[in-house]
RNA sequence: AAGAAUCUUCGGGGCAGGGUGAGAAUCCCUACCGGCAGUAAAAGUCUGCGAGCCUAAGGGCAUGAUCCGGUGAAAUUCCGGAACCGACGGUGACUGAGCGAGAGCUUAUAAGUCCGGAUGUGAGAAGAAAAAA
Numbered sequence: 001a002a003g004a005a006u007c008u009u010c011g012g013g014g015c016a017g018g019g020u021g022a023g024a025a026u027c028c029c030u031a032c033c034g035g036c037a038g039u040a041a042a043a044g045u046c047u048g049c050g051a052g053c054c055u056a057a058g059g060g061c062a063u064g065a066u067c068c069g070g071u072g073a074a075a076u077u078c079c080g081g082a083a084c085c086g087a088c089g090g091u092g093a094c095u096g097a098g099c100g101a102g103a104g105c106u107u108a109u110a111a112g113u114c115c116g117g118a119u120g121u122g123a124g125a126a127g128a129a130a131a132a133a
Stems, first nucleotide, its partner, number of pairs: 006128005017029003031113002033086002035049004044084002052061003066082005088116003095108005
């Protein structure tokens, strides 16, 4: 100098205001949020990856969204403008459907921000220690 196996730590944010209503952090207006690595230059929307499911494992399945202008050697990444997107399960206004004589019961349906799996997992990041060659 290099850096295998090993160990430690870290490793996801967000409903404030108003409207309707008996009731909504779920509807409507507005607000707010943006994991990891890469990329000639910084990315929720480019490329790849992670969170879910299946598998003994390797691995497989599922997996959303951006344009215009400017600067520049270089930017879908910066600046200006206008847009768009949001895993799984739960709850579930109004309303619908079914059942019941009725009280009522069942069921379908609205969450990126609420509750839960999760004191989890994890792309990875930093560090420790340190072999062979």

The RNA shown here (FMN riboswitch aptamer (RFN element)) has 133 nucleotides. It matches the Rfam family "FMN riboswitch aptamer (RFN element)". About the family: The RFN element is a highly conserved domain that is found frequently in the 5'-untranslated regions of prokaryotic mRNAs that encode for flavin mononucleotide (FMN) biosynthesis and transport proteins. It was read from a public genome assembly, where an Rfam model found it. Model confidence (mean pLDDT): 76 of 100.